[in-house]
RNA sequence: UGCUAUAGCUCAUUGGUAGAGCAGUUGAUUAAGGUUCAACCGGUUGCCGGUUCAACUCCGGCUAGCA
Numbered sequence: 001u002g003c004u005a006u007a008g009c010u011c012a013u014u015g016g017u018a019g020a021g022c023a024g025u026u027g028a029u030u031a032a033g034g035u036u037c038a039a040c041c042g043g044u045u046g047c048c049g050g051u052u053c054a055a056c057u058c059c060g061g062c063u064a065g066c067a
Base pairs, nucleotide, nucleotide: 001067002066003065004064005063008022009021010020011019016053024040025039026038027037028036046062047061048060049059050058
C1' cells in the first nucleotide's frame, strides 16, 4: 500500500425488513442404518462514528487475517 471480515463451515446479498449449500434437529421412507424427500433451527452483516427518510451495501477511523 492492496484485498478480506455476513449462520457452526464455505459463500451470496450493486441503498428499501439478510439468503443458499453443507452441518445440526424433527418427520416421512427402511427390519435397521445409509440414500432420498419435507419442515425446522441458526446472524444486532468484526468494532466505533458519519452520510441518508432508509446502510451488509457509500465515506472515515480502529481491530484482526492474507499478500
Molecule: transfer RNA
Organism: Cellvibrio sp. KY-GH-1